Annotation: Transfer RNA from Blepharisma stoltei, 73 nucleotides, folded computationally. NCBI's taxonomy places the organism under Eukaryota, Sar, Postciliodesmatophora, Blepharismidae, Blepharisma. Its mean pLDDT, the model's own confidence on a scale to 100, is 81.
RNA sequence: GCCCGUUUAGCUCAGUCGGUAGAGCGCCAGCCUCUUAAGCUGGUGGUCGGGGGUUCGAGCCCCCCAGUGGGCG
Numbered sequence: 001g002c003c004c005g006u007u008u009a010g011c012u013c014a015g016u017c018g019g020u021a022g023a024g025c026g027c028c029a030g031c032c033u034c035u036u037a038a039g040c041u042g043g044u045g046g047u048c049g050g051g052g053g054u055u056c057g058a059g060c061c062c063c064c065c066a067g068u069g070g071g072c073g
Stems, first nucleotide, its partner, number of pairs: 001072007010025004019056001026044006049065005
C1' cells in the first nucleotide's frame, strides 16, 4: 500500500426484507436467610465509533474518516 471482517448498555453479544433497539452478566432495591453467598421478584440502563447522503422513515443501504482483528505484498 491492497483486501476481508468487526465497532450497538459498564462487559460479552443479538437485532430477519429499512418501520424507530434487546438478552445474559453487572449494578441498585426488595423477598428469603441468624448472617453472607446462592436463589426469587422488581428496577437501572444507549448520540447504535464520527461525519455526510438516500428515504416518509436508517443499527440495517451508499460515500468519506477513525479504532480494532486478520490476510497479502